[in-house]
RNA sequence: GGGCUUGUAGCUCAGUUGGUUAGAGCACGCGCCUGAUAAGCGCGAGGUCGGUAGUUCGAGCCUACUCAAGCCCACCA
Numbered sequence: 001g002g003g004c005u006u007g008u009a010g011c012u013c014a015g016u017u018g019g020u021u022a023g024a025g026c027a028c029g030c031g032c033c034u035g036a037u038a039a040g041c042g043c044g045a046g047g048u049c050g051g052u053a054g055u056u057c058g059a060g061c062c063u064a065c066u067c068a069a070g071c072c073c074a075c076c077a
Stems, first nucleotide, its partner, number of pairs: 001073007010026004019057001028044005050066005
């Protein structure tokens, strides 16, 4: 230098062919339960989907550029 993959909640991830409200588990907060703790049960908070722009009536999803991580190839030595 070229190519490919990945990036969504604090963490691990789902999200189908572009369309209803962006979700699950764990963690966290509150409550119930208990003599108390754990476990269990209920409720809640937490995101503008790596960033910018574009296409579209509509983008987590499509396109371009860009950032970060990983892998392969080339080059140099």
Transfer RNA from a Clostridiales bacterium, 77 nucleotides, folded computationally.
Its Rfam family is "tRNA". It is annotated as a transfer RNA. Gene Ontology term of the family: triplet codon-amino acid adaptor activity.
The prediction has a mean pLDDT of 81.